[in-house]
Molecule: c-di-GMP-I riboswitch aptamer
Organism: Paenibacillus montanisoli
RNA sequence: AACGAAAAAUGGCAAACUUACCGAAAGGUAAGGACGCAAAGUUAUAGGGUCUAAUGUCCGCCGGCUUCAUGGCGAACGAAUGACAGCCUGACUGCCGAA
Numbered sequence: 001a002a003c004g005a006a007a008a009a010u011g012g013c014a015a016a017c018u019u020a021c022c023g024a025a026a027g028g029u030a031a032g033g034a035c036g037c038a039a040a041g042u043u044a045u046a047g048g049g050u051c052u053a054a055u056g057u058c059c060g061c062c063g064g065c066u067u068c069a070u071g072g073c074g075a076a077c078g079a080a081u082g083a084c085a086g087c088c089u090g091a092c093u094g095c096c097g098a099a
Stems, first nucleotide, its partner, number of pairs: 012037002017032006035086001041092003046089003049084003056077002059074004
C1' cells in the first nucleotide's frame, strides 16, 4: 500500500401525528416531532410490486323575476401519461477500520 469488515466512536436520516402550502387523488414541500434505519443516500429513463383515478366514453337529473344548459350535480365503464426508494431486487456513491 492492497484485501478484509468485528467492535467502538464521530455523526447522519426522520415513521406516525400536528400546522401551512401544492395536487382531482395517491402523494409531495416546509416547520415541529421521533417509530425506526449501517445506506431510511441517489436512481421511478433498471426490473417487479403497491397506491390513486384525472383527461375520456356513456347515462340520468337540474330553467319562473338578474352568474351559468358552451353550465352544474350524480352513477356506470375504463385507465396511468400520476405517485411510492421507509415494499423487494438491481445499479451508483458514502463514514469508521480490529483480527